[in-house]
Molecule: SAM riboswitch aptamer (S box leader)
Organism: Cytobacillus gottheilii
Order: sequence, then structure tokens, then C1' cells
RNA sequence: CUCUUAUCAAGAGUAGCUGAGGGACUGGCCCUGUGAAGCUCGGCAACCGUUCAUUUAACAGAAUGAAUUGGUGCUAAAUCCUGCAAAACACGUUUGUGUUUUGGAAGAUAAGAG
Repeated sequence: CUCUUAUCAAGAGUAGCUGAGGGACUGGCCCUGUGAAGCUCGGCAACCGUUCAUUUAACAGAAUGAAUUGGUGCUAAAUCCUGCAAAACACGUUUGUGUUUUGGAAGAUAAGAG
């Protein structure tokens, strides 16, 4: 980097260092010297791992639940909204516009494969 599967409306700091940008991209709309990004510490969560309990008669394997000393991840706003398609409704009634819903695309994270 590519592919597969799962998840993405919950949760998490009035901390320290440092100092100008950030929210992937498009168009919006936002956050930010009342301190962005980054680093450290703290925290959240439970994808993988580990431990324990229960069930599957026992072992192995599996399922469910709990915990978290390990590997990641996350810690403004729904993945901030949106980008493509369909349906319903409203307006205009020729092309269309808006709202809602559903699906998709793109993206993020985890686990596995190449």
C1' cells in the first nucleotide's frame, strides 16, 4: 500500500510543557492566545490478548458475562454536516429546489490475509 470482516448518535481533564493553527479531502459550518497542533501525565472504551465465572457431560474447542497488570485506539460538535443513488412529502409545476428516510461512496479504528 491492497483485500476481507466488524464497529463508527454512548464514554473520557478547569492537569503540565510548548506556543499557531486545527476539524482527512470538496462545499459549508465551526473550534482556537479564556491557548490550536504536538509531547507528557490522567481518563474513556473493551477490538485483540490475559485472568476469572457459567454453559456446552469431561479434555480440547466454543458461547456468554465480569475484570483490566498487556497490544492498539480514542479523549469539541453524529465520522460536525455534506458530496452518489433511490423513495416519500412540500414548493414551483418545463428543467428544478428544499426537507426527511434508506442505501452507497469516501474516511477512521481493530483483527486477519497478501